[in-house]
c-di-GMP-I-GGC riboswitch aptamer from a Bacillota bacterium, 87 nucleotides, folded computationally. It matches the Rfam family "c-di-GMP-I-GGC riboswitch aptamer". Its family is annotated with cyclic-di-GMP binding in the Gene Ontology. NCBI's taxonomy places the organism under Bacteria, Bacillati, Bacillota. It was read from a public genome assembly, where an Rfam model found it. Model confidence (mean pLDDT): 90 of 100.

RNA sequence: AACGACAAAGGCAAACCCAUCGAAAGGUGGGGACGCAAAGCAAUGGAUCUAAGGUGGGUAACCGCUAUGAACGCCAGGCUGCCGAAA
Numbered sequence: 001a002a003c004g005a006c007a008a009a010g011g012c013a014a015a016c017c018c019a020u021c022g023a024a025a026g027g028u029g030g031g032g033a034c035g036c037a038a039a040g041c042a043a044u045g046g047a048u049c050u051a052a053g054g055u056g057g058g059u060a061a062c063c064g065c066u067a068u069g070a071a072c073g074c075c076a077g078g079c080u081g082c083c084g085a086a087a
C1' cells in the first nucleotide's frame, strides 16, 4: 500500500414508536436494533425523493413541468480515520 477474522477495545443505528421543526421529501432529540469496517466527513457526477416558490393547463377542485429543497444506509469519485489474524 492493500485486505478484513465467529479477534480485542470501542463506534454507528434501519424499520417502528414518541416529541419537535418543515409545504413536502426529510431533519433533530429520546426509545429501539435490521444491519454497517468507513453506516466518519462532504451533494462533485449519475440515479432517486419532494414541489413551497415559479410556470403551463383548468371555472374550480386539481393536474403537468421545474431544485434553488432532500438524501451519501443507491452507484461512482474526493478527504480523513481505530484495530491487526489469515492471504
Stems, first nucleotide, its partner, number of pairs: 003084002011036002016031006034073001040079002044076003048070002053066005